Predicted 3D model of a 106-nucleotide RNA (Glycine riboswitch aptamer) from Stackebrandtia nassauensis. The sequence is in RNAcentral, with records from Rfam and Ribocentre. The same sequence occurs in records of 2 taxa. The model forms 90% of the base pairs in the Rfam consensus. The source organism's lineage runs through Bacteria, Actinomycetes, Glycomycetales, Glycomycetaceae and Stackebrandtia. Rfam family: Glycine riboswitch aptamer. Rfam's curators write: This family represents the bacterial glycine riboswitch. The family is grouped with related families in Rfam's "Glycine riboswitch clan".
RNA sequence: AAAACCCGUACGGGAGAGUCCUCGCCGGGACCACCGGUCACCGGCGCGGCGCCGAAGGAGCAACUCCUCCCCGGAACCUCUCAGGCACAAGGACCGUACGGACUGG
Numbered sequence: 001a002a003a004a005c006c007c008g009u010a011c012g013g014g015a016g017a018g019u020c021c022u023c024g025c026c027g028g029g030a031c032c033a034c035c036g037g038u039c040a041c042c043g044g045c046g047c048g049g050c051g052c053c054g055a056a057g058g059a060g061c062a063a064c065u066c067c068u069c070c071c072c073g074g075a076a077c078c079u080c081u082c083a084g085g086c087a088c089a090a091g092g093a094c095c096g097u098a099c100g101g102a103c104u105g106g
Stems, first nucleotide, its partner, number of pairs: 006101008018050001020049002023046006029039004051086003057082001058080003064074002
């Protein structure tokens, strides 16, 4: 005392799949015989149901990697869908830029 790798932060980009159905509650609207009630409709919230997606996380296998070899270990955007998600929003693996930290050569 670097660069790369690793970790964190900020900004930008970032896919897929029902804005489905029933029920309940609330608000709006319309009507009535106006204590209150009814409902073709609109919006919001909640439970349930079926269908679907995979790029938070998780799990599984594994090319490969480590090692003389084996075992152990590491290992996907592959697979499973537990979780999560299926209008908008949020999230989002991953990529880029910047800053900071740590490690370590010369």